[in-house]
This record gives sequence, structure tokens and C1' cells, in this order.
RNA sequence: GACCGUGAACUGCGCAACGGCGACGCGCGAACCGGGUCAGGCCUUGAUUGGAGCAGCCCUAAGCGAUGCUCGCCGUGUGCCGCAGAGCUCACGGUCCGG
Repeated sequence: GACCGUGAACUGCGCAACGGCGACGCGCGAACCGGGUCAGGCCUUGAUUGGAGCAGCCCUAAGCGAUGCUCGCCGUGUGCCGCAGAGCUCACGGUCCGG
């Protein structure tokens, strides 16, 4: 000096981690302008009854809360994780040649 191999650095793809958002599951959640059931009371009937319907109770909407080795999306100067590529930048090793 050349060639080969390995590793780092570069690029792409993927995976994981972290952060954010959303969905699902759990809970709470409407004086009235949601629903159901409607005590009392009100109206109605000769009476039986019927009607609307406040409170209460139940279910839930908007929303709120705690959480999940759940799922999806986005992002990162996280990883020295995987694969491939570019290039011959750096380091190491091997072989050959020359001095």
C1' cells in the first nucleotide's frame, strides 16, 4: 500500500421504552329544559277508574375521576435491540506485496 473480515459512525425499515391523544372496561354524574317507575298532592268519574305529574328511586347523556403487563394513532437529540443498504470516515484483526 492492497484485499478481506469485525465493530463504531450514516441512511432506511422494524421492534421496544418514554410522553401525549382517543376508544373500551369501572365509578360518579340531570331541581326543571333526558327516559322509566311515580308516594303525597292536583284534576277527572255517581262510583270503579283514568290523566298529567313534583319529590324519591333506577337507568343513562354531556362531562368528571381513579385505573388497566387491553387496543389504536402521533411524536422523540430514548435504546447501542434486529435486518438491509450506502460509503470507504474511524478503529481492530488476518493475508499478500514493497521498502